[in-house]
The RNA shown here (Bacterial RNase P class A) has 353 nucleotides and comes from Bipolaricaulia bacterium (SeqCode). It is recorded under the gene name rnpB. The model forms 92% of the base pairs in the Rfam consensus. The sequence is in RNAcentral, with records from ENA. Rfam family: Bacterial RNase P class A. Rfam describes the family as follows. Ribonuclease P (RNase P) is a ubiquitous endoribonuclease, found in archaea, bacteria and eukarya as well as chloroplasts and mitochondria. Rfam classes the family as a ribozyme.

RNA sequence: AGAGAGAGCUAGGGAGACGCGGGCGUCUUCGGCCGAAGGUCGAAGCCGUCCGAGGAAAGUCCGGACUCCACAGGGCAGGCCACUGAGGAAACCUCAGCGGGGGCAACCUCGGGAAAGUGCCACAGAGAACAGACCGCCGAUGGCGCGCCUCCGCGAGGCUCGCACAGGUAAGGGUGAAACGGUGGUGCAAGAGACCACCAGCGGUCCGGGCGACCGGACCGGCUCGGCAAACCCUGGCCGGAGCAAGGCCAAAUAGGAAGGCGAUGGAGGGUGACCCGCUCGACGCCUUCGGGUAGGCCGCAUAGAUGGAUGUCUUCCCUCGACAGAAUCCGGCUUAUCGGCUCUCUCUCGCC
Numbered sequence: 001a002g003a004g005a006g007a008g009c010u011a012g013g014g015a016g017a018c019g020c021g022g023g024c025g026u027c028u029u030c031g032g033c034c035g036a037a038g039g040u041c042g043a044a045g046c047c048g049u050c051c052g053a054g055g056a057a058a059g060u061c062c063g064g065a066c067u068c069c070a071c072a073g074g075g076c077a078g079g080c081c082a083c084u085g086a087g088g089a090a091a092c093c094u095c096a097g098c099g100g101g102g103g104c105a106a107c108c109u110c111g112g113g114a115a116a117g118u119g120c121c122a123c124a125g126a127g128a129a130c131a132g133a134c135c136g137c138c139g140a141u142g143g144c145g146c147g148c149c150u151c152c153g154c155g156a157g158g159c160u161c162g163c164a165c166a167g168g169u170a171a172g173g174g175u176g177a178a179a180c181g182g183u184g185g186u187g188c189a190a191g192a193g194a195c196c197a198c199c200a201g202c203g204g205u206c207c208g209g210g211c212g213a214c215c216g217g218a219c220c221g222g223c224u225c226g227g228c229a230a231a232c233c234c235u236g237g238c239c240g241g242a243g244c245a246a247g248g249c250c251a252a253a254u255a256g257g258a259a260g261g262c263g264a265u266g267g268a269g270g271g272u273g274a275c276c277c278g279c280u281c282g283a284c285g286c287c288u289u290c291g292g293g294u295a296g297g298c299c300g301c302a303u304a305g306a307u308g309g310a311u312g313u314c315u316u317c318c319c320u321c322g323a324c325a326g327a328a329u330c331c332g333g334c335u336u337a338u339c340g341g342c343u344c345u346c347u348c349u350c351g352c353c
Base pairs, nucleotide, nucleotide: 001349002348003347004346005345006344007343008342009341010340012318013317014316015315016314017313018312020052021051022050023049024048025047027045028044029043030042031041032040033039034038054324058335059334061333062332063331064330065329066243067242068241069240078239079238080237081236082235083097084096085095086094087093098111099110100109101108102107112234113233117232118231119228120227121226134173135172136169137168138167141166142165143163144162145161147159148158149157150156151155181199182198183197184196185195186194200224202221203220204219205218206217207216208215209214247299248298249297250296257290258289259288260287261286262285269281270280271279272278319322
C1' cells in the first nucleotide's frame, strides 16, 4: 500500500424569528378557607428561565418488573426452550469452552433425537429408500439357428459357433442437492462386501485425561445404516389467566337501594313572591343521612411525556448536501429498516528500510 475480519462511535452544523408541551419563579385577576394586616390552596393570563424523540422510539418475536383475577393438589390442551460450564430476575441474553461445516488466516456459522413410528424429498432421471435395468457389460443357464461327431434310422445325446429372446449384472456412463462406504485384490459368463486386506464411519465393552460437553487409546461386532424435526412426532426442562383501555383513589345531576323523620284534607311539600299573608297545585309523596355505580377529576406516570394526545414552521449562512424513521407503563434482549463518516484491535499478500 492493497485485500479482508471483529468491536464501537456518530446520525449535517451555526445564527435569527414565530409557535407547541411540561417543570420552576415573579406579578395580575378570579374563586375557596382561615382571618386584624395578611396568609394559604386552586384555576387562568403575562413575563422570565430550564427541559423536550431514537439507535432503532418500529415489529410486538422472547423474557421480566408492576397490577388485577383465580388458586388443596394434579392433569389435558397450548406455548417456549434444547452441546457444556459460569453469570444473570429471566430470556431466541452475555462470557468462556466442546464438537460438525466453511475460510490460507483473522474469524464466521450450526447445535437434543432421523438406529421409535408416520410423512415428504421439487426439476431432471430407468430408479429418491429394506431403490432402480435407460445406455453399457454379460448371456454361464434356458431358448432359437447353422455346421460337425456317435447310434441303421424318425429321433436322442455331445461339441464348436452365432443371435441377444428369456434373463443376469449396481463395476462404468448418464440424471440429480442427494443414487445405498473408499482403494486394491480374489472371484465370476459379466458383476457385486459375494469373499479378503487396509482405510473411513457406526455400535458396544474397557482404560486414561477433563467439573462437563468431549478428547486419546485398546479390543470386539454386523460389513455400512441417505436428507428433512423452521413436517407431525419423541425425550427432557419451564410456564395459572389477563394485561396500563392493567388497576387504585376522590366524586356531581338524574334514577334505583338502605335507615330515620314528617305527612294524608285539621294537609308534608311545590309554584307565585325579597319575605309574610293571600291565591293556587297537591299525595306510595316530601326531607335528612348513608352506601354502590356513572359523568368528571387525580394517581399509576418516569430528568420528554399527553389523553382534542407537544416536540413544529419560516428566513439566512457554511460544508463532504444529510439515510431509516418518530415516544404512549417501564426495563433486559432479539429481529427488521438505514445516505454516509470516523475510531480501535487483528489477519493475509506485496514493497521498502